Record summary
Small-subunit ribosomal RNA from an uncultured prokaryote, 1437 nucleotides, folded computationally.
[in-house]
RNA sequence: GACGAACGCUGGCGGCAGGCCUAACACAUGCAAGUCGAACGAGAAGCCGACCUUCGGGUUGGUGGACAGUGGCGGACGGGUGAGUAACGCGUGGGUACUUACCUCUUGGUACGGGACAACCCUGGGAAACUGGGGCUAAUACCGUAUAUACCGGUUUUGGUGGUUCUUAAUCGGGAAAGAUUUAUCGCCGAGAGAUAGACCCGCGUCCGAUUAGCUAGUUGGUGUGGUAACGGCGCACCAAGGCUUCGAUCGGUAGCUGGUUUGAGAGGAUGAUCAGCCACACUGGGACUGAGACACGGCCCAGACUCCUACGGGAGGCAGCAGUGGGGAAUAUUGGACAAUGGGCGCAAGCCUGAUCCAGCCAUGCCGCGUGAGUGAAGAAGGCCCUAGGGUUGUAAAACUCUUUCACCGAUGAAGAUAAUGACGGUAGUCGGAGAAGAAGCCCCGGCUAACUCCGUGCCAGCAGCCGCGGUAAUACGGAGGGGGCUAACGUUGUUCGGAUUUACUGGGCGUAAAGCGCGCGUAGGCGGUUUGUUAAGUUGGGCGUGAAAUCCCGGGGCUCAACCCCGGAACUGCGUUCGAAACUGGCAAGCUAGAGUUCGGGAGAGGGUGGUGGAAUUUCCAGUGUAGAGGUGAAAUUCGUAGAUAUUGGGAGGAAUACCGGUGGCGAAGGCGGCCGGCUGGGGCCACUCUGACGCUGAGGCGCGAAAGCGUGGGGAGCAAACAGGAUUAGAUACCCUGGUAGUCCACGCCGUAAACGAUGAGUGCUAGGUGUCGGGAGGGUUCGACCCCCCCUGGUGUCUCAGCUAACGCAUUAAGUGCUCCGCCUGGGGAGUACGGUCGCAAGACUAAAACUCAAAGGAAUUGACGGGGGCCCGCACAAGCGGUGGAACAUGUGGUUUAAUUCGACGCAACGCGAAGAACCUUACCUAGGUUUGACAUCCCGAGACAACCCCUGAAAGGGGGCUUCUUCUUCGGAAGCUCGGUGACAGGUGCUGCAUGGCUGUCGUCAGCUCGUGUCGUGAGAUGUUGGGUUAAGUCCCGCAACGAGCGCAACCCUUGUCCUUAGUUGCCAUCAGGUCAUGCUGGGCACUCUAGGGAGACUGCCGGUGAUAAGCCGGAGGAAGGUGGGGAUGACGUCAAGUCCUCAUGGCCUUUAUACCUAGGGCUACACACGUGUUACAAUGGGACCUACAGAGGGAUGCGAAGCCGCGAGGUGUAGCGAAUCCCAGAAAAGGUCUCCCAGUUCGGAUUGCAGUCUGCAACUCGACUGCAUGAAGUUGGAAUCGCUAGUAAUCGCGGAUCAGAACGCCGCGGUGAAUACGUUCCCGGGCCUUGUACACACCGCCCGUCACACCAUGGGAGUUGAUAGGGGCAGAAGUCGCCGAGCCAACCUUCGGGGGGCAGGCGCCCAAGCUCUUGUCGAUGACUGGGGUG
Repeated sequence: GACGAACGCUGGCGGCAGGCCUAACACAUGCAAGUCGAACGAGAAGCCGACCUUCGGGUUGGUGGACAGUGGCGGACGGGUGAGUAACGCGUGGGUACUUACCUCUUGGUACGGGACAACCCUGGGAAACUGGGGCUAAUACCGUAUAUACCGGUUUUGGUGGUUCUUAAUCGGGAAAGAUUUAUCGCCGAGAGAUAGACCCGCGUCCGAUUAGCUAGUUGGUGUGGUAACGGCGCACCAAGGCUUCGAUCGGUAGCUGGUUUGAGAGGAUGAUCAGCCACACUGGGACUGAGACACGGCCCAGACUCCUACGGGAGGCAGCAGUGGGGAAUAUUGGACAAUGGGCGCAAGCCUGAUCCAGCCAUGCCGCGUGAGUGAAGAAGGCCCUAGGGUUGUAAAACUCUUUCACCGAUGAAGAUAAUGACGGUAGUCGGAGAAGAAGCCCCGGCUAACUCCGUGCCAGCAGCCGCGGUAAUACGGAGGGGGCUAACGUUGUUCGGAUUUACUGGGCGUAAAGCGCGCGUAGGCGGUUUGUUAAGUUGGGCGUGAAAUCCCGGGGCUCAACCCCGGAACUGCGUUCGAAACUGGCAAGCUAGAGUUCGGGAGAGGGUGGUGGAAUUUCCAGUGUAGAGGUGAAAUUCGUAGAUAUUGGGAGGAAUACCGGUGGCGAAGGCGGCCGGCUGGGGCCACUCUGACGCUGAGGCGCGAAAGCGUGGGGAGCAAACAGGAUUAGAUACCCUGGUAGUCCACGCCGUAAACGAUGAGUGCUAGGUGUCGGGAGGGUUCGACCCCCCCUGGUGUCUCAGCUAACGCAUUAAGUGCUCCGCCUGGGGAGUACGGUCGCAAGACUAAAACUCAAAGGAAUUGACGGGGGCCCGCACAAGCGGUGGAACAUGUGGUUUAAUUCGACGCAACGCGAAGAACCUUACCUAGGUUUGACAUCCCGAGACAACCCCUGAAAGGGGGCUUCUUCUUCGGAAGCUCGGUGACAGGUGCUGCAUGGCUGUCGUCAGCUCGUGUCGUGAGAUGUUGGGUUAAGUCCCGCAACGAGCGCAACCCUUGUCCUUAGUUGCCAUCAGGUCAUGCUGGGCACUCUAGGGAGACUGCCGGUGAUAAGCCGGAGGAAGGUGGGGAUGACGUCAAGUCCUCAUGGCCUUUAUACCUAGGGCUACACACGUGUUACAAUGGGACCUACAGAGGGAUGCGAAGCCGCGAGGUGUAGCGAAUCCCAGAAAAGGUCUCCCAGUUCGGAUUGCAGUCUGCAACUCGACUGCAUGAAGUUGGAAUCGCUAGUAAUCGCGGAUCAGAACGCCGCGGUGAAUACGUUCCCGGGCCUUGUACACACCGCCCGUCACACCAUGGGAGUUGAUAGGGGCAGAAGUCGCCGAGCCAACCUUCGGGGGGCAGGCGCCCAAGCUCUUGUCGAUGACUGGGGUG
């Protein structure tokens, strides 16, 4: 795009068309084929007349013509259906041995006779259908005779011809007729011609299957005979043995064929409704009769099934005609009107008949046309929806105003179709008039493809879905709504078919790696084929003629108002046949040629094949000798061998297999494959010469042969090796890898098998198309040489490698093509199922070859790219390991977490990167949790209204919050109106939420990681993803720098700039300092004074591989040195690229959405966060003598201080108290630094170690130390004696060790953040563990190895193979049987026409028999299907 459609939803009108695709299932009822009296006899009702009459009627004549009959013509057309049929059935083009009623034309004729049978009458049988007997009768019914030159047959004959045969003439034989009437016609017979219609034959075309390869006995042909309208094995007898088939016979399946229809650019594909042509069929099967024509849809006979009637004896029927019914089905109409038209039958005609036909009815089934209104109309109404709350949109849409009236409706009029009459349609079409916007819009879609977006609901549910895919709380994808898009009396869905699909490729594809080259050769058929000349005309090509039905399609024109539709004309129908030409090409024929192919001469290479012989090395084994304790084997071992003498070693023997070195991308072979040496036999290839043949060639379906290894059969052989097997190890296991043994086998002969990643994953042949460089064989030339060898160059054949053009998806190929042409063969058509099942062929078997389907998936696959990963490789870093020092893990306590418990033990954080974390500090508060008591515009914000102070104070109640009461009562400004502020009360908007979602977010943070990386612009390369740059050589802490380079530059990172510390200079000199001067003190920068020093804090200097040497590439740099306070980033800090982890945080804050609103909000008291069988993390203190205790004594830095630090003094053992001086601090205070040093003591013990725990007594803070603070004194004195597996930190002022300060804070650190004092050890090195960087490699990974993924098993479902069988359908073969019927024979019974000598004859009928033969019965074989306990594998989840 199309549809004979169906379904869902909706539905105004008209025109034109179409309408059982399924059950060729069964059918009630009506109708669908009759007609002719001008062929014939008879003749009802009615009418007219006459007669009779009992007045009911009867008889008779005429008219009339019904019903039925004889006869003629038609029922073979028209109408239906598509079951069968793969066929001369159909299409197309030819042919002839034939027939053709009615029709047309021509010609001739139409004479004389005869005998019956229906109807009718009489009489029987039967339920009926129907039928028997007797009698009468007509004809255009039937019969005989005559005639017939033309017809048929025979004989003779003329002419033509290759022949069948045609033709001329003669002669013999046979053979016709029908009449009717209105007297003009209609008929009848013979012959010829035509027309029409048919019959038969032939060429070509006409579906699928080879898992159907052979079929055939009247089969193929001949002769004869029969038969037919006619040819013919059409039938029969005899003879011969043929005929068909891989160019697909036979068999199986499916199917009416065509014009056409539909799709497509075409070629093709699909299809065969309506219309038209042909065929076939008429309940199923068989058969003939009649006839011009049938083997006959509405005829006959028989058989069968079914239905109906029946008196049970018998009968009747055939809608695949039109309607209609049941049934089937997703589904397909009225038991209508008319013969008016067109056509058909009969008839002289009038006419009759006609479910053909013409019309109407039903159905949106399709195509076409029309309408459902038009114009104006902004307050952009209301309502709806959305919203950033402003608005937007629906939307000029509506309303409103103005206007129109197609269609429908009402009234009137009213055709054509008809040439005189006749109109079913039909009072229809059309025309005129009238009323009134009046009666007339839906369906699908809106994630992408694909045109059209928002809100709400839902929450992997419900659902959607053509493909991809949506839905797990913000869904443009589900459902609803608003809005939008599309089409429109329709719109969607489903189904079918073509297109897109060059996705079966003729036009027009492929096969190295995506599916696809047979393992290789020889060769049959076939296909294709060098060069020249001549000829032919099959292919090819041009013209003419015939045909290619009509309709359809196309073009032009015309008719319905247009269109659909219809009419006319043209073109076309790409085809087939025939004829006349052409001769280039292909083919045929003939004759040549030598470039292809083969042959000859010559010399030459080779693991080519096969056979016989023969050699050495080695392994094993046997014998003997020497010799002694091990050997062997492995990562390490063990099994194993060995004191019965192994291994080792020497000599000798045996046996089998394989042939080191040479040896080589060397050689040979078609492939498989071939390797010591020698001799026979033998195949192929190459080179040189150019002898001969003269296209002898190439390919190759089938076919035949060869064909590694393993395997099989028979017989040998067996050294080594070695499946299976055994043992030992390894391991969680180890039916493996490793080890010790070891049998088939490996070897030989003969015979099978016939497969391999049989690979160059690349079929064979041939031509053409740039080069470079190796190597093997042959030959020519040159150089050198005495010569050989060697070297160079050229030709030729093989075998490699690199690279152009070209090709390729890329990788790559590239004269050995995967380039470019030609020829031939094989093969492919998504993945799985499956190279499987079934069938067949082969095989001893194993199995091989051939080779599906159901079902299932939305992919499977190739090449390349970027990452990630690897128990891949290379290079390099890091307290990563190693080397060291000190810890953790054991103890007690502190603290956090899990778990448990609880009314609650609020919440968060969970590997590193949660766990002394949020929390720089939970007794109340904090506080979010629990219990209890209360409040509801609220503790807090804004707006409105009212009132006024509020606060403070007092009383009652209560745990408090709160409640009740009392007392007191506004403030500021003012233009005196009011405004602002505060408090209380009230109303509703709203407040509030540490409620949820960190997977909706912002911000902030952790981590990889202070790792050296991450990118961009332009250019270049690539079809592209991408690459290059950023890789490489060096170097660095560094993508740091240098060099090189199709790259050149740049950005974020690195580094530097910043802070601090280390040296110096300078400026400044108080609160700091005190060298010099002066004063004073027991003493002290205490004072004057000074600013030199220290110090403070501003500014500068200094370090840059700058200098020297070496090294490196002359670079970057590295090593060493000098100088220097400091040396190669001097130490430390701040600083964290692109990104990763849906990392953490909604409980800091902010924020979308959701939830809550007398509660999830707010207030209050008490409790809890502090629980405790247990487990873990982080710490503190220890276990002691490098120590504990006592006493004496020295030296810091950095901080803090006003609700504060708080001196001195006094009191207390002490915590502390008292006390107040000083200090907003370089001035005063906290503040005694401690370790260290000195003296004494302890003497290795659970201690003078250790301090937990507990008791008592206190201090301090605070409203308050019970749950639940810190500290002090006295007393108590637990575990613990250096810590398993494992694990952490640290590379220098570091670890370790010692104390000091601060934040938080009323109080409450063993934590945290800082500060200084003392002050080490070790680093060979980068194999390993962990993490990271760069390059490279493999990849089936890409939520990226915590990836992906294989098989069994278990469960569910699905399709399928096998299967003892069971069952159905169908086909073949054998046999039996045999209805009806044709034909043949018989015909004793019967018989009108003709003949007769009257006896009969001829002829016919009944009947009988025979051949053939349908259904049926039986035996057997094949094919296909259904089903089947059980069973095999497969698919999906």
Model confidence (mean pLDDT): 85 of 100.